[in-house]
RNA sequence: GACCAGAUAGCUCAAUUGGUAGAGCGUCCGUCUUAAAUUCGGAGGGUCCCUGGUUCGAAUCCUGGUCUGGCCA
Numbered sequence: 001g002a003c004c005a006g007a008u009a010g011c012u013c014a015a016u017u018g019g020u021a022g023a024g025c026g027u028c029c030g031u032c033u034u035a036a037a038u039u040c041g042g043a044g045g046g047u048c049c050c051u052g053g054u055u056c057g058a059a060u061c062c063u064g065g066u067c068u069g070g071c072c073a
Base pairs, nucleotide, nucleotide: 001072003070004069005068006067007066010025011024012023013022019056027043028042029041030040049065050064052062053061
């Protein structure tokens, strides 16, 4: 330098080919216990990597870029 894949909650990852973003774990509160853990219930937590565009509407489509991984020189 060429090609491919990826970037979404604190962590690991989903999201039906465009219609107001979710799960598990973790955190906090409650329940339970003499107490702690476990169980159960609930809550909080997001500029969907950045930028511009298309569209009534973009995590999703398109342009350019950044970073990470793989691969060929």
Molecule: transfer RNA
Organism: Mizuhopecten yessoensis